A computed fold for a 94-nucleotide RNA from a Hyphomicrobiales bacterium, annotated as Glycine riboswitch aptamer. The model forms 91% of the base pairs in the Rfam consensus.

């Protein structure tokens, strides 16, 4: 000097599953319908959480995009694991 790893920030990308049933309220001139709240059944997994497999450690334990769905979610929006680029810090004047 270049690159790498870890963490953070910014920008972009980012799936799945009932806009289902009942009640109440509200918007609208009544109905159809929209929104919110409560309850029911059905579903999703990629915030978080929990459990374990290979594996690591060999006392204990750790451990995934697997499993479970507590939480969260099932029109849009929001959120979203993960990811690309940019910047910053540390590993390290190693």
């Nucleotide at each position: 000097g270049c690159a790498g790893g870890u963490a953070g920030c910014g920008u972009g990308g980012g799936a799945g599953a009932g806009c289902u049933c009942g009640g109440g309220a509200u918007c609208a001139g009544g109905u159809c319908g929209g929104u919110c709240c409560c309850g029911g059944c059905g579903c999703c997994g990629a915030a978080g959480g929990a459990g374990c497999a290979a594996c690591c450690c060999c006392c204990c334990g750790g451990a995934a995009a697997c499993u479970c769905u507590c939480a969260g979610g099932c029109c849009c929006a929001a959120g979203g694991a993960c990811u690309a680029c940019g910047c910053u810090a540390c590993c390290a004047g190693g």
Annotation
Lineage of the source: Bacteria > Pseudomonadati > Pseudomonadota > Alphaproteobacteria > Hyphomicrobiales.